[in-house]
Record summary: Transfer RNA from an uncultured Pseudomonadota bacterium, 71 nucleotides, folded computationally.
């Protein structure tokens, strides 16, 4: 330099155009003599910039990070 894959919550992963979910973790409360476990509630996210569309995490383009291959 060329080609391909990937990017969603603190972490691991879903969601094939119509209000973005789960588990773990974290915070508060209940329970307990205390801790742990358990129960309830809560905090928190679509890498960035454009395009298409009534509507984009989803489709298209560029760009950035990471991974793989070729040279």
């Nucleotide at each position: 330099g060329c080609g391909g894959g990937u990017g969603u919550a603190g972490u691991u992963c879903a969601a094939u155009g119509g209000u973005a979910g789960a588990a773990c973790a974290c915070a508060a409360g209940c329970u307990u003599c205390c801790c742990a476990a358990g129960c309830u509630u809560g905090u928190a996210g679509c890498g960035u910039g454009g395009g298409u569309u009534c509507g984009a995490u989803u489709c298209c383009c560029a760009u950035c990070g990471c991974c793989c291959g070729c040279u």
Rfam family: tRNA. It is annotated as a transfer RNA. It was read from a public genome assembly.